[in-house]
RNA sequence: AAUCGGCAAACCCGAGGCGACUCGGGGACGCAAAGCCACGGACCUGCACGACGCAGGCAGCCGGGUUACCGAA
Numbered sequence: 001a002a003u004c005g006g007c008a009a010a011c012c013c014g015a016g017g018c019g020a021c022u023c024g025g026g027g028a029c030g031c032a033a034a035g036c037c038a039c040g041g042a043c044c045u046g047c048a049c050g051a052c053g054c055a056g057g058c059a060g061c062c063g064g065g066u067u068a069c070c071g072a073a
Stems, first nucleotide, its partner, number of pairs: 006031002011026006029060001035066003039063003043057005
């Protein structure tokens, strides 16, 4: 390159949560891991603020780990 396909941003509706945000439906901006994991950073939220603070969110922010379709090379 090609093939069968896959996922689903923003936004809208419904639901949950103090919140970040999440889930279901619609919808496609994009993605070769935009499958999965909160291990290290970054960022965001809640509670504190005295400190080597605590508890969350985020995998489509980066790194890392792990699994995987196709087959020109």

The prediction has a mean pLDDT of 89.
Predicted 3D model of a 73-nucleotide RNA (c-di-GMP-I riboswitch aptamer) from a soil metagenome.
The sequence is in RNAcentral, with records from MGnify.